[in-house]
Context: one part of a larger RNA
Molecule: small-subunit ribosomal RNA, 5' domain
Organism: metagenome
RNA sequence: GGAUGAACGCUAGCUACAGGCUUAACACAUGCAAGUCGAGGGGCAGCAUGACGAUAGCUUGCUAUUGUUGAUGGCGACCGGCGCACGGGUGAGUAACGCGUAUCCAACCUUCUCGUUGCUAGGGGAUAACCCUGCGAAAGUAAGACUAAUACCCUAUGAUGUUCUUCGCAGACAUCUAAAGAGAACCAAAGAUUUAUCGGCAACGGAUGGGGAUGCGUCCGAUUAGAUAGUUGGUGGGGUAACGGCCUACCAAGUCGACGAUCGGUAGCCGGACUGAGAGGUCGAACGGCCACAUUGGGACUGAGACACGGCCCAGACUCCUACGGGAGGCAGCAGUGGGGGAUAUUGCACAAUGGGGGAAACCCUGAUGCAGCGACGCCGCGUGAGGGAAGACGGUCCUCUGGAUUGUAAACCUCUGUCUUCGGGGACGAAACGAGACGGUACCCGAGGAGGAAGCCACGGCUAACUACGUGCCAGCAGCCGCGGUAAUACGCAGGUGGCAAGCGUUGUCC
Numbered sequence: 001g002g003a004u005g006a007a008c009g010c011u012a013g014c015u016a017c018a019g020g021c022u023u024a025a026c027a028c029a030u031g032c033a034a035g036u037c038g039a040g041g042g043g044c045a046g047c048a049u050g051a052c053g054a055u056a057g058c059u060u061g062c063u064a065u066u067g068u069u070g071a072u073g074g075c076g077a078c079c080g081g082c083g084c085a086c087g088g089g090u091g092a093g094u095a096a097c098g099c100g101u102a103u104c105c106a107a108c109c110u111u112c113u114c115g116u117u118g119c120u121a122g123g124g125g126a127u128a129a130c131c132c133u134g135c136g137a138a139a140g141u142a143a144g145a146c147u148a149a150u151a152c153c154c155u156a157u158g159a160u161g162u163u164c165u166u167c168g169c170a171g172a173c174a175u176c177u178a179a180a181g182a183g184a185a186c187c188a189a190a191g192a193u194u195u196a197u198c199g200g201c202a203a204c205g206g207a208u209g210g211g212g213a214u215g216c217g218u219c220c221g222a223u224u225a226g227a228u229a230g231u232u233g234g235u236g237g238g239g240u241a242a243c244g245g246c247c248u249a250c251c252a253a254g255u256c257g258a259c260g261a262u263c264g265g266u267a268g269c270c271g272g273a274c275u276g277a278g279a280g281g282u283c284g285a286a287c288g289g290c291c292a293c294a295u296u297g298g299g300a301c302u303g304a305g306a307c308a309c310g311g312c313c314c315a316g317a318c319u320c321c322u323a324c325g326g327g328a329g330g331c332a333g334c335a336g337u338g339g340g341g342g343a344u345a346u347u348g349c350a351c352a353a354u355g356g357g358g359g360a361a362a363c364c365c366u367g368a369u370g371c372a373g374c375g376a377c378g379c380c381g382c383g384u385g386a387g388g389g390a391a392g393a394c395g396g397u398c399c400u401c402u403g404g405a406u407u408g409u410a411a412a413c414c415u416c417u418g419u420c421u422u423c424g425g426g427g428a429c430g431a432a433a434c435g436a437g438a439c440g441g442u443a444c445c446c447g448a449g450g451a452g453g454a455a456g457c458c459a460c461g462g463c464u465a466a467c468u469a470c471g472u473g474c475c476a477g478c479a480g481c482c483g484c485g486g487u488a489a490u491a492c493g494c495a496g497g498u499g500g501c502a503a504g505c506g507u508u509g510u511c512c
Base pairs, nucleotide, nucleotide: 001512002511003510004509006508007507008506009505010504013382014381017378020374021340026338027337028336030335031334032333035082036081037080040079041078043075044074047073048072049071050069051068052067053066054065055064056063057062058061089293090292091291098218099217100216101215102214103213104212105211108210109209113206114205115204116203117202118201119200120199121155122154123153124152131144133142134141135140161186162185163184164183165182166181170177171176191198192197219265220264221263226256227255228254231253232252233251234250235249236248237247238246268290269289270288271287272283273282274281275280295316296315297314298313299312318329319328320327321326346372348371349370350369354368355366356365357364358363385416386415387414388413395407396406397405398404399403420453421449422448423447424446425445426444430439456501457500458499459498460497461482462481463480467496468495470493471492477484478483
């Protein structure tokens, strides 16, 4: 000098953009953050409509009240489907095929989506809701009876699928793998409807997303030198979507290590960011990719996908409720609270846009997201006026003091301007068929008023741009280094003046 997720002191007019718990992965009140489909189903608690009936008022066919009826719109709860494995947060752990890069899988999976081919036949038994009877303070739960489905089950059909046998083009021609053929066995489906469609099943292929393996790279310590028994390899078996000591039985005794094993410390990794002429050094906030985690530890279930942040079970700690028998909870989602800290924001608006989930759609949900609020935290830009104006005014300061120097064209005064500001009027784009705008009466435009409302901070001994007076008297104090201060201090304090930067300035921390 540059940089910063900064903090502190003094000061502060405005816009745009970006960013805002670096500390306690500490504990959390409250609200919201994942639902949706009635075009799968049985139903009808509530709402609306209709029909039928009763009662009251009476303008005798209307109003009000009330009952029945799932008949219609629709729909709480329930069965069922899809989603909840995305999106969002955090960086505790991890020195690892975790990440980066490159390659491989004759060792693999893939809901939704796209293409192609074929199919969608026949039957059955349950169960929730509702009803009824209990238990319990609650959370909840037990028994009985009834019923439906795109829920569940059986049968049929069924190959290009799976398994087995046979054959063996080809491959790296030894093991082995294995295309095309042949034979056997096994495996499927679901309907809805406004008749437009939307679905369901099997198989092959594409796409997307994932899983696995390997080469190379990836911090410090030798005041850590030996480490290792599922350990290293083999065979049989199991398990997995799949390879594999992944697991298991047996056999062998291996395997790693001064080219640093093991142990200890530290740390999420990268694209990148800062600095530097570069080489390099440091960092990994924001944005993007990957990984890991979700109160701590463990486990599986469901599912195409999880060993699952707002799912389940067990154990621990903690908090809460309790009728003491027993229960409930998990903000490292968005706000917000306490605490810690030098320090970091609103318990805001909207789904209008972009995107996501569900749905045929209308639409619903979405603290993702779009916006707004707060704070000079940063960066960019703008303004705080412009021109003229010497009696070089008053005042201040200084001096060689009837006077002069300086502040200083500075002010006054004259002529203007209107950025920003204030008031009034108009008023968007963002919405590529209709509708729909949170932002927002915002941006912007027009008119009017009036220099009016808008400058500070630090420094002035040398480094280093900028000097005098007074006070103080090794005191009070300053200080980045050298060093100032003990009676003439350009170094302390104050004043005038000057220099630098400027809505900032200075200090402190950290990196180069």